[in-house]
RNA sequence: GAAUAGCUUGUGGGAGAGACUUUAUCAUUAAGAUAAGGCACCGAAGGCGCAAAUCCACCCGGAAACGCUCAGGUAUCAAGGACCGCAGGAAGUAA
Repeated sequence: GAAUAGCUUGUGGGAGAGACUUUAUCAUUAAGAUAAGGCACCGAAGGCGCAAAUCCACCCGGAAACGCUCAGGUAUCAAGGACCGCAGGAAGUAA
C1' cells in the first nucleotide's frame, strides 16, 4: 500500500406457483384476517446432492441459475427474494 475478486451499507430493478379446501378463533350484512391440518403446485433466501478436466504444483479433493424440495413460498398490498446496475465503507493481499 492498490485495482479486480470477496465482505459490508444505502439505493433502483427483480421471476415462478391454489383468491383451493377443512376446523377453530377474531370480526362481521358480507367480505376478510390469523392459527393448525388436507391435497395440489413453485424455486431465485437458506440447505442438501452430482460429471469431466490436459485446470487448480501433486494426492485427497474441487460447480451452478442443474437436480432435490427439508426449509421457504403460491390473488392484490406488505415482507422476503438469487442475481444485476449505481454510489459509498472497512479490512487484507500483490508490486